Small-subunit ribosomal RNA, 3' major domain from a metagenome, 477 nucleotides, folded computationally.
The full RNA is in RNAcentral, with records from SILVA.
Context: one part of a larger RNA
RNA sequence: UGACGGGGGCCCGCACAAGCGGUCGAGCAUGUGGUUUAAUUCGAUGCAACGCGAAGAACCUUACCGCCCCUUGACAUCCCUGGAAUCCUUUAGAGAUAGAGGAGUGCCUUCGGGAGCCAGGAGACAGGUGCUGCAUGGCUGUCGUCAGCUCGUGUCGUGAGAUGUUGGGUUAAGUCCCGUAACGAGCGCAACCCUUGUCCUUAGUUGCCAGCGCGUAAUGGCGGGAACUCUAAGGAGACUGCCGGUGACAAACCGGAGGAAGGUGGGGACGACGUCAAGUCAUCAUGGCCCUCACGGGGCGGGCUACACACGUGCUACAAUGGCCGGUACAAACGGUUGCAAACCUGCGAGGGGGAGCCAAUCCGAGAAAACCGGUCGUAGUCCGGAUUGCAGUCUGCAACUCGACUGCAUGAAGUCGGAAUCGCUAGUAAUCGCAGAUCAGCAUGCUGCGGUGAAUACGUUCCCGGGCCUUGUACA
Numbered sequence: 001u002g003a004c005g006g007g008g009g010c011c012c013g014c015a016c017a018a019g020c021g022g023u024c025g026a027g028c029a030u031g032u033g034g035u036u037u038a039a040u041u042c043g044a045u046g047c048a049a050c051g052c053g054a055a056g057a058a059c060c061u062u063a064c065c066g067c068c069c070c071u072u073g074a075c076a077u078c079c080c081u082g083g084a085a086u087c088c089u090u091u092a093g094a095g096a097u098a099g100a101g102g103a104g105u106g107c108c109u110u111c112g113g114g115a116g117c118c119a120g121g122a123g124a125c126a127g128g129u130g131c132u133g134c135a136u137g138g139c140u141g142u143c144g145u146c147a148g149c150u151c152g153u154g155u156c157g158u159g160a161g162a163u164g165u166u167g168g169g170u171u172a173a174g175u176c177c178c179g180u181a182a183c184g185a186g187c188g189c190a191a192c193c194c195u196u197g198u199c200c201u202u203a204g205u206u207g208c209c210a211g212c213g214c215g216u217a218a219u220g221g222c223g224g225g226a227a228c229u230c231u232a233a234g235g236a237g238a239c240u241g242c243c244g245g246u247g248a249c250a251a252a253c254c255g256g257a258g259g260a261a262g263g264u265g266g267g268g269a270c271g272a273c274g275u276c277a278a279g280u281c282a283u284c285a286u287g288g289c290c291c292u293c294a295c296g297g298g299g300c301g302g303g304c305u306a307c308a309c310a311c312g313u314g315c316u317a318c319a320a321u322g323g324c325c326g327g328u329a330c331a332a333a334c335g336g337u338u339g340c341a342a343a344c345c346u347g348c349g350a351g352g353g354g355g356a357g358c359c360a361a362u363c364c365g366a367g368a369a370a371a372c373c374g375g376u377c378g379u380a381g382u383c384c385g386g387a388u389u390g391c392a393g394u395c396u397g398c399a400a401c402u403c404g405a406c407u408g409c410a411u412g413a414a415g416u417c418g419g420a421a422u423c424g425c426u427a428g429u430a431a432u433c434g435c436a437g438a439u440c441a442g443c444a445u446g447c448u449g450c451g452g453u454g455a456a457u458a459c460g461u462u463c464c465c466g467g468g469c470c471u472u473g474u475a476c477a
Base pairs, nucleotide, nucleotide: 001477002476003474004473005472007471008470009469010468011467012466013465015461016460019425020424021423022422023421026316027315028314029313030312031311032310033309034307035306042053043052064302065301066300067299068298069297070296073125077124078123079121080120081119082118083117086103087102088101089100090099091098092097107114108113127291128290130289131288132287136285137284138280139279140278141276143274148187149186150185151184152183153182154163155162156161167178168177169176193268194267195266196265198236199235200234201233202232203231204230208225209224212223213222214221239262242256243255244254245253246252318418322377323376324375325374326373327372334365335364336363339358340357344353345352346351384415389410390409391408392407393406394405395404431453432452433451434450435449436448437447
C1' cells in the first nucleotide's frame, strides 16, 4: 500500500421487511448429469453451465458409429498431354462409382497459339470440427451502470509511498458547494444519440372525413375537402427557470404555481482502470505439436430422439373470479414474388379446389384473445383435467419405420394447490390475454418483439446477501 475480520461509523441495491404471483408435489415439453450403446459427436459446470452455442438433428445439417469406396485428392497455385464447354440415352450397384452409345463442335487469333471450361498424368503441395483458450488475436460473460481508476507539476517522507481523491454538507453519481499544500488534468458519471409522452410548422397518397353534394341495403363508395386522426421530416418545450421555506450569504433539499410532462419525465443504446490463467483453437484468425493409402475425401444406412434414475428451465392443470354453448365488440407491431393469397365451392375438421388482388399506409396473412351479453353445469375426480393408447385421415418432403406437425372418432391416466427449501416483481410494473417475427420444405410449451386488461405493498434498515467511502486490528501478500 492492499486484502481480510462472526471490528467500528456512514450510505446504497426487490438485499431484507411489507405485498402479489410462482418453483419444489402431478402429467408433459426441453436442457443437463448418470447409465446404456457400434455410436448415443463436441463444447458450456457456483453466482456468471443446464429451453446455453442450436434463430429449427427425418436425409442434408453432422463433426459420431457401421459398411462400401478414393488417394495430387471435394478446394488453391504451378507444369505436361488431350479434348470446346455442355447435353441426352443406357447397363451394374444401396449409392458413391464404373462401363457403353449418341448429339455437339463455340470465342479471340499475327494461324504458332491464347482465354475459359472439362478429362488424364507427375510432383511440389492440398486437407484435418485432430491437441493445446495454461502459447495467442478477436469476440463475450462477470463484479457493475457499481462510482470509482489514474496522471502532470508541486509539497511531505531516507524509502516503499502519501498528499491531491481526506474533512463539513449534498447528490443517482469523485454530482456540486465550502474548507484545504496543494493546483490542474485524463478515463469513467452526466450530457450529446434513438424511442415514447404535449404542441406547432411543412406535406396530403395508398392514409383521413368535420362541413357541402351524389349514391347505396350498407361501406370515404364517388365528387370534393386539408379541418381532425394518422403518417414522417423539421422545430418548440423542462432549465430547480419562477414563488415561499430550510440551509452557511453556498451547493442543495422541502412545499407551491404554471404546465402534456418537474427536479435524471418513462424506456433503450452506451460498461472506466481492472478481476476471475473466467468462456471460446468447433464462427473466424493464428504460434507450436500431431495425421498424410489417413486423424484427409466421397457414399449409403444408423446415431445425436436410447432410459432403473437424479437435477435445472418451462407448458398444462387440479376448476365456479371456472368449464362448455350461442351472440357480440376493441389492438399494436410485423411479414409477403422460387412469396402472401381473397371471394366462391367442397370437407365435421386438418385440408382440398380456385385463383381476384398485391413488389404492398392500396392487396393478403387477419377470425385478435381475455373482456361484454344470454344460457347451461352445482362441488362431483365432475360437462374439471387432458396424459396415454387404438382406429381413420390431412400436409410438407425423393422419403415421415427408427424419428415430423396437424385433424376426426374413441380412450380417458396422474392431479383436489404441493415438505424442507427457493425465485421474480416497486407501475402501465407484477399478474393475466392473445398477435407477429427470425430460423424454416415441414416442425415452437423455446427465443425476440407487439399490443389488450391491469393490481397489491414499501412502517422501516435490527437481521440475511452483494456493493461504496472513512476508520481500526493483523503473525496474510